[in-house]
Molecule: Bacterial RNase P class A
Organism: Desulfobacterales bacterium
RNA sequence: GGAGUAACACAGGCGAUCGCCGGUUCAAUGCAUUGAUCCGGAGGAAAGUCCGAACACCGCAGGGCAGGGUGCUUCAUAACAUGAAGUCGCGGUGACGCGAAGGAAAGUGCAACAGAAAGUAUACCGCCCGGCAUCAGACUUCGCGGUCUGUUGUCUGGUAAGGGUGAAAUGGUGCGGUAAGAGCGCACCGGUUCUUCGGGUGACCGGAGAAGCCUGGCAAACCCCACCCGGUGCAAGACCAAAUAGGGGAGCAUUUGAGGAUAGCCCGUCCGAGUUCCCGGGUAGGUCGCAAGAGAUGACGGGCAACCGCCAUCCAUAGAUGAAUGAUCGUCGCCCAAUUUGGGGUAACCUGAAUCGGGGACAAAAUUCGGCUUAUGGGUUGCUCCGGCC
Numbered sequence: 001g002g003a004g005u006a007a008c009a010c011a012g013g014c015g016a017u018c019g020c021c022g023g024u025u026c027a028a029u030g031c032a033u034u035g036a037u038c039c040g041g042a043g044g045a046a047a048g049u050c051c052g053a054a055c056a057c058c059g060c061a062g063g064g065c066a067g068g069g070u071g072c073u074u075c076a077u078a079a080c081a082u083g084a085a086g087u088c089g090c091g092g093u094g095a096c097g098c099g100a101a102g103g104a105a106a107g108u109g110c111a112a113c114a115g116a117a118a119g120u121a122u123a124c125c126g127c128c129c130g131g132c133a134u135c136a137g138a139c140u141u142c143g144c145g146g147u148c149u150g151u152u153g154u155c156u157g158g159u160a161a162g163g164g165u166g167a168a169a170u171g172g173u174g175c176g177g178u179a180a181g182a183g184c185g186c187a188c189c190g191g192u193u194c195u196u197c198g199g200g201u202g203a204c205c206g207g208a209g210a211a212g213c214c215u216g217g218c219a220a221a222c223c224c225c226a227c228c229c230g231g232u233g234c235a236a237g238a239c240c241a242a243a244u245a246g247g248g249g250a251g252c253a254u255u256u257g258a259g260g261a262u263a264g265c266c267c268g269u270c271c272g273a274g275u276u277c278c279c280g281g282g283u284a285g286g287u288c289g290c291a292a293g294a295g296a297u298g299a300c301g302g303g304c305a306a307c308c309g310c311c312a313u314c315c316a317u318a319g320a321u322g323a324a325u326g327a328u329c330g331u332c333g334c335c336c337a338a339u340u341u342g343g344g345g346u347a348a349c350c351u352g353a354a355u356c357g358g359g360g361a362c363a364a365a366a367u368u369c370g371g372c373u374u375a376u377g378g379g380u381u382g383c384u385c386c387g388g389c390c
Base pairs, nucleotide, nucleotide: 001386002385003384004383005382006381007380008379010377012332013331014330015329016328017327018326020041021040022039023038025036026035027034028033029032043362047373048372050371051370052369053368054367055233056232057231058230067229068228069227070226071225072086073085074084075083076082087101088099089098090097091096102224103223107222108221109218110217124163125162126159127158128157130155131154132153133152135150136149137148138147139146140145171189172188173187174186175185176184190214191213192211193210194209195208196207197206198205199204237288238287239286240285247279248278249277250276251275252274259271260270261269262268293315295314296313297312298311300309301308302307334359335358336357338355339354340353341352342351343350344349
């Protein structure tokens, strides 16, 4: 210098102008708004809504079935499909990364194409014994014929050592053995199971020994085993509560006329079966839930760590509901490119300044937390590998 890997913090600053949401105080009035004032106003992921909780309501004696989830160990945690430290396996030269990582010897099932066969293995080629046929040679015979050896074909059987197919074919090498072969037997290696010693809380690791025990893959296929799990979500839910309609009760009325209309009152005229009050439920709407909590920051102590304990300090401070937190300009800073130029070095190269131009991501709360996942900009630090120079 290049390439990579892990972790961390940040998410431009300041000023001016014009706005938006919530609140304090003051003022005005048309009593619900307006104005002034000061204060507060998104994120590391607010996102996806994938897990786990809090909280609320409903359900629930207890147990079982069904259904769903999880699946190496120990620890952490309110809890978790999360985290930490480890184990084993896999990938990488390495830093490091990835893994739902129990059971395939309970049962059922699946495996394209190829291949004989994809599992109680199997026989396509090849190899081997045997039968038959064929041809050749040798021997025998006067000859027919017979015997032996070999070739080719065919049939039955044996055989998984060799070939071939496949992602995958029943452990590997050698010797013995055999008609040819085979863990068929033996030696060594590998695996499995069992016994045992040592280490570790444990997963597991290391050592010794025994047994031919050699058993394919898939369980994010059904399934088996172990453990866990009620349902619905703040549109939960609680409270206040119109108008209209309807319900209940009481009063007054229904040809002995309540009440209404006729401009205020009386008469008259007309209409006329309802009308007045009270009670409770629900709706619109409003308030709460809803911002001081598994809270944040910093010491100290414990722990490898996740995390826990304790002390101090801080906090009215986003709580909106079609949903505010913005825009413009200036300036400084950051990054990139170009041009000019200074310094260092033998060199590769390193580093500074000025001018001009450009860039500044992903994305926005909606009851609240803990996680996971995904999106995204540049930066810092540790570590690894490769190369150059001294």